[in-house]
Context: one part of a larger RNA
This record gives sequence, structure tokens and C1' cells, in this order.
RNA sequence: GAUUGAACGCUGGCGGUAGGCUUUACACAUGCAAGUCGAGCGGUAACAGAUCUAGCUUGCUAGGUGCUGACGAGCGGCGGACGGGGGAGUAACGCGUAGGAAUUUACCUAAUGGCGGGGGGGGGAUAGCCCGGGGAAACCCGGAUUAAUACAGCAUAAGCUCUACGGAGGAAAGCAGGGGCUCUUAGGACCUUGCACCAUUAGAUGAGCCUGCGUGAGAUUAGCUAGUUGGUGAGGUAAGAGCUCACCAAGGCGACGAUCUCUAGCUGGUCUGAGAGGAUGAUCAGCCACACUGGGACUGAGACACGGCCCAGACUCCUACGGGAGGCAGCAGUGGGGAAUAUUGGACAAUGGGGGCAACCCUGAUCCAGCCAUACCGCGUGUGUGAAGAAGGCUUUCGGGUUGUAAAGCACUUUCAGCGAGGAGGAAAGGGUAGUAUUUAAUAAAUGCUAUCUGUGACGUUACUCGCAGAAGAAGCACCGGCUAACUUCGUGCCAGCAGCCGCGGUAAUACGAGGGGUGCAAGCGUUAAUC
Repeated sequence: GAUUGAACGCUGGCGGUAGGCUUUACACAUGCAAGUCGAGCGGUAACAGAUCUAGCUUGCUAGGUGCUGACGAGCGGCGGACGGGGGAGUAACGCGUAGGAAUUUACCUAAUGGCGGGGGGGGGAUAGCCCGGGGAAACCCGGAUUAAUACAGCAUAAGCUCUACGGAGGAAAGCAGGGGCUCUUAGGACCUUGCACCAUUAGAUGAGCCUGCGUGAGAUUAGCUAGUUGGUGAGGUAAGAGCUCACCAAGGCGACGAUCUCUAGCUGGUCUGAGAGGAUGAUCAGCCACACUGGGACUGAGACACGGCCCAGACUCCUACGGGAGGCAGCAGUGGGGAAUAUUGGACAAUGGGGGCAACCCUGAUCCAGCCAUACCGCGUGUGUGAAGAAGGCUUUCGGGUUGUAAAGCACUUUCAGCGAGGAGGAAAGGGUAGUAUUUAAUAAAUGCUAUCUGUGACGUUACUCGCAGAAGAAGCACCGGCUAACUUCGUGCCAGCAGCCGCGGUAAUACGAGGGGUGCAAGCGUUAAUC
């Protein structure tokens, strides 16, 4: 000199853009943070409508009917493995980089399943509801009954799997919209469209695995290792492998630093520096590991799973003492620790995610707002004129000098703040109607495109523009001995004090304290800490 996720002292007008528990991975009250689908299913607890019955204050009360919109609880599907968090552990194939082969991949895209295009045929249960019982509660038990895109078989089977090449194994589910002929038990069958379902192949995306090289400190750590190193065989995995096991051999690593100890998430980057390098890893992005502590598996395409399950432990809470409940390193917020770090805010309008045919619902992701000079950037706190060089202050050699064009006065301007008015863009969607194309038996329906109408904004009193009034509301901090820009008076008298270094102070202190004056930076200025 540059820099900071800074803190402290004094001071403080506005805006924009960023940032904001670096310490206790300490403990957490409360609310919210993952749901959705009735176009899978049986149904109907609540709300609304329709309808029926009864009463009457003739439009209200009570009751019935799932008939309709919807929908609590339940079965079922998909999603809760993403998104969000903090960095404890980890010196490691963890990360970075360059490669590799023995794998898997829900949703998505394309294709196939042959003479027209897989989906044929039956079955047994179980939640819920109802009845009964136990318990303080959490919840649990028994009986009867019922549905499915839930479950398990049968059939069918290829460019699928296994194979000793003979063969063997092996799937599925419907729902919704519309409809001319035909049939009909009047529900539909049937046709068609859309979505869903099964198998296989290819892709895309994601994931798992292996290897070379690189990636801290300590030798006051020199030897380490028995599943250890390799082989054979078996098991296991989605997949290679001592991954696991039996047997056999005795190997494997190490001064090119093994092992041990300490420290640490890694990277793109960031700061500094002319560079080489040094320091660092906040925000943002990629990867990893973690989710009260330790262990375990279940489900699933994917987890050994933050807001899932089981066991053990510590802690907290409820209890009728028999037994139960919980996990903010999600967003806010509280206590504690600390020099120190914010609101128990708004909205799903946009972007994205989950579910759904869709409308839509959910989303503390996200977008916004609030607080903080924490940082950077911009703007303002007036402009011009004004010598009687006013008064006052300070100083003086008492003549004066200085503060100082500074003020007052006069003439202007109105940024920003204030008040009033107007007002973009962020909006694409979605819905209605019409046309057209595709599909189709069809001018239904559905889908795409076009036109037109309608219509969605948290921010928001938005940005921006115009008008109004009046200099009106807006300057401090540090320093002045040398380094280092800036000097005098008074007080003090080795005292009180200053100090980054040299050093000042013992009676004229430019170095202490105060006044005047000056210098530097400026909504900041200094100090401390830290890095180069």
C1' cells in the first nucleotide's frame, strides 16, 4: 500500500447492488418447511346444491336420499433418495485431472411384440364401514362383511433369461371422453380417441465400480501387516474383486517415508503480488460425508433414508406409575456461548420441483419485503455575488495579524428527502368462441395451429414522469516533533499523561491537557485483529 463474512470508539442525509452466528455438529417453546390423485377403489364424517318427509314464526328448523359439486378417515398409485441445511468426521480413489470395463437406471424419447395392433380367462382375501372388548393415553384385540390400477395363480411368449443345445422358465389393468349401425338383462357390449398397464431393444439422464498422476505437518513416529499378499474352488452383488468362506502357498507395504500422531472437508475460485509465489476455501457453483450419539436392516428404480422404521445410549416431556412421546446442522424464532452477525414478515405473480388428463393443489426451494454504513458504487448537505475586510474568538512587537468572501445582506436554483397526481415492464399461461389440420365410420370428442374475446402481480404508495413549497431537513472523524501533509497561546512541571519506531514531560513543552489556527479523508473517520 492492498484486502476482510470483521469487531470496537466517535459520528451519521438518501439511493442502488451485494453480504450478514467465523464462537457451542450446544439445548430447543411455538408456527410453518411434502404432498397429491375421486379420470385406480369401496364409500360419505364435514360443507354446498337438488329432492322427499314432518313441524310451523312461509322460509327456517329437524330428519331422510351419495342424486350432484365435492370430500374427512381408509385401501391403492406416484412422490417423501429431489429441493433445503450445516462441515462433525475424513490425509482417503475423498477431491482434482486423465483414462478404463465387469454393471444398473423410476419418470422421458424412439422402436418391436408377424398375415388388422401384447393386454385372454377365471380366483381368494383385506383395510374402511358395522358389532363387541381392553387401555389414563399412545394405541391394541376379536367377530361379521366389502372393493380395486391391491394380491396370487392359469393361458399365451420373442431379437427375453438360463442351458448339458435336447429343452426349461417367464407378463399385464383398467379408467375417462364421444358415438352411427347391430345386440342388450337398458348397466352396457361394440367402435373410436386419450391416459394408464406388460415384455423386449436402443437412446437420453442419473448412479455404482477400477486405475495412473496430483492433493497438509511431524523421523523427538522406522518398521507395519494373518483376510494380511497371491492362487484354486464355492458363495455373494446390479456389477469386477479376499467382498465373504474352505483349502493351499508365504507373501504384501516401507527412507521415492510405510505405520503412528497432530491438523484439515476437496475443487472452480478468492485476497495479495510485476510475476514466480504466498495466504485462503465466507457468499455463488461442482463433488464428498453427516442428520441427537452408536448400530441395523426394511421398502423401493434409487436410501442403509434430515422432517421413515427397529434396537441400544444420553437428554427432555406426558403419565392414572402399568406405559408412552420427541430430535431446527430446513425457514423464522428462544436460551446459552461470544468482540460479533437480522423478521416468530408477504406471495406462489415469475422461475423451478412433486402429484394430477386437466382445472388446480402443495412448495420457508424461489421471488420479494423488513433490520444492519457490513462492503462497494452513485448522489446530496446548496449556487452566484458580497470588504464596512462587521461583530465575536484567538493572537500581538498593541501598529496590527488571523478566522475571512467566511458570515450577514442581495439575486438564484430545487437534485435527494417531503406532499400530490399519473404510470410502464416483469404476463408467458389458463378459459370461452370461430376457423383449419390430424385422427376417426363421424360434421362427436380429443390434440396441434391460427384469429378473436376474456383474463392472472407478492413486490407495490414499484421503476419512471409531472406538479407544489421553501435554502428550506442533511458533517463529521483523525492528525499537526521526525518518519508524515499540517503551529501557536495557556495550563501542567519526570506529575498528570503520550507513544507504531525514535522518543516527549524535572517552570517558556510545535510531542501531555485545553483554546485558536491548520492538514488529510469524508457519510464516514480512526483503532484493534488477520493475510499478502

Small-subunit ribosomal RNA, 5' domain from an uncultured prokaryote, 532 nucleotides, folded computationally.